[in-house]
C1' cells in the first nucleotide's frame, strides 16, 4: 500500500428501517440502632462528516481510532 473486523450512557453488552434495551455503576427515597444486603424511583449513550429513505444505531460512500492478514 491493500483487504477484513470492532466502535451504543462511567464500564460491559443487545439491538433484521419504525419509541434505543439490558447488567454494572452513580443519586435519591424505603427499610435498619447503625452500615452492608434488599426493594423502589431516577441519571446517563448510537464515533464523525455525507447521501438513501416518510422514517437510519441498522443501508451507501468518506474519516478517524484500534485490532487482525496480506505485501
Nucleotide at each position: 500500500g491493500c483487504g477484513g473486523a470492532a466502535u451504543u450512557g462511567g464500564u460491559g453488552u443487545a439491538g433484521c428501517g419504525g419509541u434505543a434495551g439490558c447488567a454494572c455503576g452513580g443519586u435519591a427515597g424505603u427499610c435498619u440502632u447503625c452500615c452492608a444486603a434488599a426493594c423502589u424511583a431516577u441519571c446517563a449513550g448510537c464515533a464523525c462528516g455525507g447521501g438513501u429513505u416518510c422514517g437510519a444505531a441498522u443501508c451507501c460512500c468518506g474519516u478517524a481510532u484500534c485490532c487482525c492478514g496480506c505485501u
This is a predicted structure of a 71-nucleotide RNA (transfer RNA) from Rossellomorea marisflavi. RNAcentral holds the sequence, with entries from ENA. It matches the Rfam family "tRNA". The family's RNA type in Rfam is transfer RNA.